[in-house]
RNA sequence: AGGGGUGUAGCUCAACGGGAGAGCACUGGCCUCCAAACCCAGGUGUUGCAGGUUCGAAUCCUGUCGCCCCUG
Numbered sequence: 001a002g003g004g005g006u007g008u009a010g011c012u013c014a015a016c017g018g019g020a021g022a023g024c025a026c027u028g029g030c031c032u033c034c035a036a037a038c039c040c041a042g043g044u045g046u047u048g049c050a051g052g053u054u055c056g057a058a059u060c061c062u063g064u065c066g067c068c069c070c071u072g
Stems, first nucleotide, its partner, number of pairs: 001071007010024004018055001026042004048064005
């Protein structure tokens, strides 16, 4: 330099083009002599970034950035 994959909550990951959710973690409560566990409640987000297409984009297209792999 070229090609492929990947990027979404603090972490690991979902999500037919119809407006983003689960588990764990976290916070508060219940319980307990105090904790832990269990139970109840709470999503905390510029979907890496910038554009384009569309009535509507995490999703499709272009560019770009980080990481991984391959070719040279």

A computed fold for a 72-nucleotide RNA from Micromonospora zhanjiangensis, annotated as transfer RNA. NCBI's taxonomy places the organism under Bacteria, Bacillati, Actinomycetota, Micromonosporaceae, Micromonospora. Rfam family: tRNA. The family's RNA type in Rfam is transfer RNA. Its mean pLDDT, the model's own confidence on a scale to 100, is 82.